[in-house]
RNA sequence: GCCAGCUUAGCUCAGGUGGUAGAGCAAUUCAUUCGUAAUGAAUAGGUCGCCGGUUCGAAUCCGGCAGCUGGCU
Numbered sequence: 001g002c003c004a005g006c007u008u009a010g011c012u013c014a015g016g017u018g019g020u021a022g023a024g025c026a027a028u029u030c031a032u033u034c035g036u037a038a039u040g041a042a043u044a045g046g047u048c049g050c051c052g053g054u055u056c057g058a059a060u061c062c063g064g065c066a067g068c069u070g071g072c073u
Stems, first nucleotide, its partner, number of pairs: 001072007010025004019056001027043005049065005
């Protein structure tokens, strides 16, 4: 330099054909216990990497950029 994949909650990841963003773990609160752990219930947490384009509407489609991973030279 070229090619491919990935980027969504604190972490690991979902999100058929565009239509109000979810799960598990973690966190907080409550219940349970003499207390802790475990268990149960509830709550909070995200400008979906950035900038544009298409569209009535974009996490999703298109272009550019950035980062990470792998391959080729």
The RNA shown here (transfer RNA) has 73 nucleotides and comes from an Ignavibacteriaceae bacterium. It matches the Rfam family "tRNA". Gene Ontology term of the family: triplet codon-amino acid adaptor activity. The sequence is in RNAcentral, with records from ENA.